[in-house]
The prediction has a mean pLDDT of 78. A computed fold for a 115-nucleotide RNA from a Chitinophagaceae bacterium, annotated as SAM riboswitch aptamer (S box leader). It matches the Rfam family "SAM riboswitch aptamer (S box leader)". Its family is annotated with regulation of gene expression in the Gene Ontology. It was read from a public genome assembly, where an Rfam model found it.
RNA sequence: UACUUAUCAAGAAAGGCAGAGGGUUUUGGCCCUAUGAAGCCUUGGCAACCCAUAUAACCACUCAGUUGUAUGAAGGUGCCAAUUCCAAUCCCGGUUUAUCGGGAGAAGAUAAGUC
Numbered sequence: 001u002a003c004u005u006a007u008c009a010a011g012a013a014a015g016g017c018a019g020a021g022g023g024u025u026u027u028g029g030c031c032c033u034a035u036g037a038a039g040c041c042u043u044g045g046c047a048a049c050c051c052a053u054a055u056a057a058c059c060a061c062u063c064a065g066u067u068g069u070a071u072g073a074a075g076g077u078g079c080c081a082a083u084u085c086c087a088a089u090c091c092c093g094g095u096u097u098a099u100c101g102g103g104a105g106a107a108g109a110u111a112a113g114u115c
Base pairs, nucleotide, nucleotide: 002114003113004112005111006110007109008108013043014042015041016040017039021032022031023030026088027087028086029085044080045079046078049076050075051072052071053070054069055068056067057066058065084107089104090103091102092101093100094099
C1' cells in the first nucleotide's frame, strides 16, 4: 500500500507549550474557536477490538475449535464537541412541491487478520 471480516445513536478532559485555524478530502449547510484552533507534551479517563477467566450451545464424546453470554482491565491499539456533525447516489413512504422520515450504497475511521 492492497484485500477480508466486524463495529461506528452509547461512553470519556484537565494542565503546560504554541498561536489561527478546525470538524478526513470536494461542494453545500451547520457548528467549534483569542473565554485560545491545529499540533506537541504531562496527567487523568472511556471503551472492550486483541486479551484473561467462567459458563452454555454446536462440532457424536474428551482435547482442540467456533459461536453466544457474564465478569475483568495488567498489556497492544483506539478514543475523550455535536450520530462518522448533516447532506450529496439509489430505493420506499408521507406531503403543503418544498421538504420530512426510513432503508441500502459509496466514502471514511478503528480493530483483528492475510499478501